[in-house]
RNA sequence: UCAACGAAAAGGUAACCUUAUCGAAAGAUGAGCACACAGAAUCAGGGGUCUAAAGCAAAUCAUUUGCCAUGACAGCCCAAUCACCGAA
Numbered sequence: 001u002c003a004a005c006g007a008a009a010a011g012g013u014a015a016c017c018u019u020a021u022c023g024a025a026a027g028a029u030g031a032g033c034a035c036a037c038a039g040a041a042u043c044a045g046g047g048g049u050c051u052a053a054a055g056c057a058a059a060u061c062a063u064u065u066g067c068c069a070u071g072a073c074a075g076c077c078c079a080a081u082c083a084c085c086g087a088a
Base pairs, nucleotide, nucleotide: 005086006085012037013036017032018031019030020029021028022027035075041081042080045078046077047076048073049072050071055067056066057065058064059063
C1' cells in the first nucleotide's frame, strides 16, 4: 500500500410517526423526531415487491371487476461504481 475483517475513535444517515407540498396511487421532497444501519453511499443492469392513471377485456345501466408499467421501492436480494478509521 492492497485485500479480508469489524474492537475502538471521529463522524454520518434517518425508520415509524406528525406536518406541508407534488402525485390517480404506490411513493417522493421539506421540517420535526430517532427504529435501526459498516457501507441504511451512488446506481433501476438482473431478480423480487408495491401501485394501476391511461389502455384492453368482461359484467351491467352508470358504475364494478380482471389484466397490465411506460410509474415506484436500493432501509428486499444480487451486480456495478466509489468510500472514513485501523485493534484482534
Molecule: c-di-GMP-I riboswitch aptamer
Organism: Clostridia bacterium